The part of an RNA shown here (large-subunit ribosomal RNA, half B) has 1141 nucleotides and comes from an uncultured phototrophic eukaryote. The prediction has a mean pLDDT of 84.
Context: one part of a larger RNA
RNA sequence: CUACGUUGAAGGAACUCGGCAAAUUGGCUCUGUAACUUCGGAAUAAAGAGUGACAUUAUUAGGGAAACCUUUUAUUGUUGGCACUAAAGAGGGAGAAGCGACUGUUUAUUAAAAACACAAGUCUCUGCUAAUUCGAAAGAAGAUGUAUAGGGACUGACACCUGCCCGGUGCUGAAAGGUAAUGUGAAUGUGCUACGGCAUUGAAAUUAAGCCUCAGUAAACGGCGGCUGUAACUCUGACGGUCCAAAGGUAGCGAAAUUCCUUGUCGGGUAAGUUCCGACCUGCAUGAAUGGUGUAACGACUUCUCCGCUGUCUCCAACGUAGGCUUGGUGAAAUUGAAAUGCCCGUGAAGAUGCGGGCUACUUGCAGUUAGACGGAAAGACCCCGUGCACCUUUACUAUGAUUUCAGGUUGUAAAGUUAAAUUAUUUGUGUAGAAUAGGUGGGAGCAUCUGCGACAGUGAAAUACCACCCUUAUUAUUUAACUAUACUAACUCUUUUUGAGGACAGUCUGUGAGAGGUAGUUUGACUGGGGCGGUCACCUCCUAAAAAGUAACGGAGGUGUGCAAAGGCAAAUUCAAAUAAACUUUUAUUUUAGAGCGUAAUGGCUUAUAUUUGCUUGACUGUAAGAUCGACAGAUCAAACAGGGAUGAAAGUCGGCCAUAGUGAUCCGGUGGUUCUUCGUGGAAAGGCCAUCGCUCAACGGAUAAAAGGUACGCCGGGGAUAACAGGCUGAUGGUUUCUGAGAGUCCUUAUCGACGAGACCGUUUGGCACCUCGAUGUCGGCUCAUCACAUCCUGGAGCUGAAGCAGGUUCCAAGGGUUCGGCUGUUCGCCGAUUAAAGUGGUACGUGAGCUGGGUUUAGAACGUCGUGAGACAGUUCGGUCCCUAUCUGCUGCAAGCGCUAAAAAUUGAGGGGACUAGAUUCUAGUACGAGAGGACCGAAUCACGCAAACCAAUUGUGUUUCGAUUGUUUUAUCAAAAGCAUUGUCGAGUAGCUACGUUUGUAAAGGAUAAUUGCUGAAUGCAUAUAAGCAAAAAGCCUUCCCCAAGAUAAAUUUUUUAAAAUCGUAAGAUAUUAUUACGUUGAUAGGCUUAAAAUGUAAGAGCUGUAAGGCUUUUAGUUUAUAAGUACUAAUUUUUG
Repeated sequence: CUACGUUGAAGGAACUCGGCAAAUUGGCUCUGUAACUUCGGAAUAAAGAGUGACAUUAUUAGGGAAACCUUUUAUUGUUGGCACUAAAGAGGGAGAAGCGACUGUUUAUUAAAAACACAAGUCUCUGCUAAUUCGAAAGAAGAUGUAUAGGGACUGACACCUGCCCGGUGCUGAAAGGUAAUGUGAAUGUGCUACGGCAUUGAAAUUAAGCCUCAGUAAACGGCGGCUGUAACUCUGACGGUCCAAAGGUAGCGAAAUUCCUUGUCGGGUAAGUUCCGACCUGCAUGAAUGGUGUAACGACUUCUCCGCUGUCUCCAACGUAGGCUUGGUGAAAUUGAAAUGCCCGUGAAGAUGCGGGCUACUUGCAGUUAGACGGAAAGACCCCGUGCACCUUUACUAUGAUUUCAGGUUGUAAAGUUAAAUUAUUUGUGUAGAAUAGGUGGGAGCAUCUGCGACAGUGAAAUACCACCCUUAUUAUUUAACUAUACUAACUCUUUUUGAGGACAGUCUGUGAGAGGUAGUUUGACUGGGGCGGUCACCUCCUAAAAAGUAACGGAGGUGUGCAAAGGCAAAUUCAAAUAAACUUUUAUUUUAGAGCGUAAUGGCUUAUAUUUGCUUGACUGUAAGAUCGACAGAUCAAACAGGGAUGAAAGUCGGCCAUAGUGAUCCGGUGGUUCUUCGUGGAAAGGCCAUCGCUCAACGGAUAAAAGGUACGCCGGGGAUAACAGGCUGAUGGUUUCUGAGAGUCCUUAUCGACGAGACCGUUUGGCACCUCGAUGUCGGCUCAUCACAUCCUGGAGCUGAAGCAGGUUCCAAGGGUUCGGCUGUUCGCCGAUUAAAGUGGUACGUGAGCUGGGUUUAGAACGUCGUGAGACAGUUCGGUCCCUAUCUGCUGCAAGCGCUAAAAAUUGAGGGGACUAGAUUCUAGUACGAGAGGACCGAAUCACGCAAACCAAUUGUGUUUCGAUUGUUUUAUCAAAAGCAUUGUCGAGUAGCUACGUUUGUAAAGGAUAAUUGCUGAAUGCAUAUAAGCAAAAAGCCUUCCCCAAGAUAAAUUUUUUAAAAUCGUAAGAUAUUAUUACGUUGAUAGGCUUAAAAUGUAAGAGCUGUAAGGCUUUUAGUUUAUAAGUACUAAUUUUUG
């Protein structure tokens, strides 16, 4: 010193995040017991009283043959103690709020909770071969259950309740309509052909679920508004207007587990209340089974308060045990480049034992302490990066199981109806005119048994008889196909195995559509003064760009993703804009080099033109292309010239788009046109090639795919100080301090005091910037403890000025010696408040200090609220809970030793040097004086008291005192009585010697000298004055140097003095000493320790005996007996003998 225990004066939570920890309480009997309440509780509520032993009387129960034994309760009386459940074991209590009803469950190993569960409520599915679940199936659970049953979801006892919205998303339903796969269907086209056809294509039509559509549904997922006017003080707005919406939040509750602002405001409690309780309502962002609001009981839950209690604290002290320490025995670990391992200032990859300079330092250990060794431990978990991983989510992408749809197979019989097509047989057909209801075309002069009909005539666009072929409407029949509803039994299924039930359905297989985070695989860009959010990503113009070209930044400015059939080509003609003047229908003149125009941005360029107008036109041509420029490449740009056939111009000529520079996209894939190309035996074809052309905001624009979003605090891996958060460094915008100037304020007056607009300097405490050390780890806020430095001084000290009468102030200068409070609230630093004070300083020190403590906050995993998100989840929003390791090698520091040196040895000194200390107040006197109208009220000087701080001490006081005395409970033992002893925390309790102690006592913090600071002077020139200065001489501070106390000659420069010729050590007994060592005392010529005797002091009257009482007990002997550490005395025991020298 640590751990575990014991005790504690006075105070009693002042401690602290928080009464954490500890203490208090405790059994039994009796008395007594509140609010509230679901009437059960609350309740051991709370608050009180009693409790031993003995005797007496009554009494309970059991046993026994009996004697009698054991036992319960009560009455009365007596008796001892500080204390009677005497030890041990055994609730502290009360009030209020939040949450959850309750008992229960949970993260084995940091979370026990408000989370989960729960009884209860609601919705929904399920009729039995049930739904649901597992399985490939068989089969199984559900259930040997049957809707009072079973599955799923939400809420969560109970009480009062549970509002509005169906627009969105789900779910349920709906004989219409739209869309829609495979099938059915077959028109058409194409190729070939032996003309018979074959092959291929595949339109219309038909066809399901789904989707669209229409309804219903919120105890389904969910949602539940703005603006504005208005009442006779003001405020407010019952009232009105308007916009939007599916509906606009009802009842309740409300700064709340929800309120940012916020410590809202008011009230309560407190001396003081960021917490708490009650209200208000301005609800950032409450709200009704994601339940709302209450609520008795309950809770190792969270919060606040009070009583009791206490070492939590003021403020620590003593004791016990085990370690620590010494010796003996045994004997690990992490760590370790090597070490001969100092301080300061500087330097430096920016914080040095190791570099530079200086200072300091004899060598080596032991006990301690942790400031440093960017200490040890763990290839940082935060952050970023990786075309890393995993898991989770979803209206990311793509698949897919379950589910579901239709067609076909298994798959049969019968008879209806509807629809469609074909065929057959019938049937329908009205403009006007015309016999009159003329479907059309062709033939046709006759047809016909008769009646008659036609022809002819007439009307009309068309003429009728009769025959033929058709159109249209409707019907009948047959066939085929589809659909609808039904019946049957024989496949098939179930079943009581049957004379049953179902039945071509179901089931199953193939094809097909829908649907589908149930499951799976993946994607989810880069740049970036960290990342994210934001912005950007290709091309053109200018500046930056430093007079060739080129040149970066999340530098500064702008444009483009085209346009034009003329805005192209040729030729000719013309000259713009602006200003001034004149005349005014509208022109003219002068000046002006471009200030206009050239489709468009900017730049460059352009005047009989590259502009404007007019005429004619299509060169906005085909096939080629020497040669150049730019570019990493891909590619881009310029281009004479040749051939063809043109335009224009008288011609020379010019023309392969536009004054130039933007107007864009590689490859693959596919389409269209052309083609003297190829053509899988041959001929064709298909297909491909070549030429032309089309399809990309592939805009992340050199384009990963046809096709892709998120979460991770449950996370993981690989890396990074290439990159953030802390700290350091650089910087100093911001911040702080200060100087100059002085507009102005200050009645007047810049500078008593304040000081605008401006300018400068310093600091490195703020917020930042940068990203330089550290990501194979530099632990982060606050508190506690311990500090240390600066001074820009809060107090105290000394001065100047004052708009300084005094007192009290203001401001400035010097000054860092010392000092600089206790509480309430909050995690707080800070801040506010209470009460004091001379004052309650500002900062640095890795925002000093976690190998020193704490762990309240922040910052893992659990949970909740509000808000955001479809969701997984998220929030410098809130809330409850939540593992802090290290035995010290080196340096440093605090102590203690050893060696050697200096020295022959011993003793005593000196003091170079170093350290410590240094505070301030109140009262009284001077003096109610100076001053002042008064009120008030001093300087200087003196005395007393005394806080704080420090040191020492123990006579008294206090505490402790497990080695002293006594009391006493339970029990065991000494055979028993008595008396003792052991154990129960020293069993408990009452006292207490020595020692150690503070709460106690004493002392100090004093006085003085010297040199100075600011400041104030004397004499006095430079400068005939002036001037405290230049020469000279002074005054002046708690500050500096002495003085005071302590260490100190390793002061290696090793000092001085005195004495002696020896001095010490080992060893032994010890304590005034002590971890060991050392120191000190003594060692027979001896009181060093023990013992003994006596005393002091403590306790409180021993045992034994006697007397007394029925007994417990009492009295006498007896202020006895006992006694540790104290004192004195006493050699009884041990310090013997020997030895080194």